[in-house]
This record gives sequence, structure tokens and C1' cells, in this order.
RNA sequence: GGGCCCUUAGCUUAGUUGGUAGAGCGCUGCCUUUGCAAGGCAGAGGUCAUCGGUUCGAAUCCGAUAGGGUCCA
Repeated sequence: GGGCCCUUAGCUUAGUUGGUAGAGCGCUGCCUUUGCAAGGCAGAGGUCAUCGGUUCGAAUCCGAUAGGGUCCA
């Protein structure tokens, strides 16, 4: 320098035939306990890496950029 893959909540990740973004763990509150843990219930938390394009509508399609992985030279 070139090819391919990945980037979604604090962490690990699901969601790819375009139609309001989910889970587990963690976190907060409540119940339960003399107290703690475990358990139950409820809740907060996401500009879907960034910018632009296509579309009535984009996490999803297209381009560029950035970061990471891998292969080739």
C1' cells in the first nucleotide's frame, strides 16, 4: 500500500429480505430479612463509531472517514 470482516446501553451481545431497538449481567428504588446474601416486582440508561447520499421511512441499502481484527505484498 491492497483485499476481507467488525463497530448497537457501563460490559457481553441479538436484531441485515428497510417500517417506533431487545436480552443477559451490572446499576437504582420497593417487597422480603434483626441485618446481609439470594429471590420477586418496578425503573433508569442507546444521536445504533462519524459525516454524507438514496427513500415517505435507514441500525439495516450506497459512498467517504476513523478505530479494531485478519490475510497478501

Predicted 3D model of a 73-nucleotide RNA (transfer RNA) from a Patescibacteria group bacterium. The sequence was found in a public genome assembly. It matches the Rfam family "tRNA". Rfam classes the family as a transfer RNA. About the family: Transfer RNA (tRNA) molecules are approximately 80 nucleotides in length.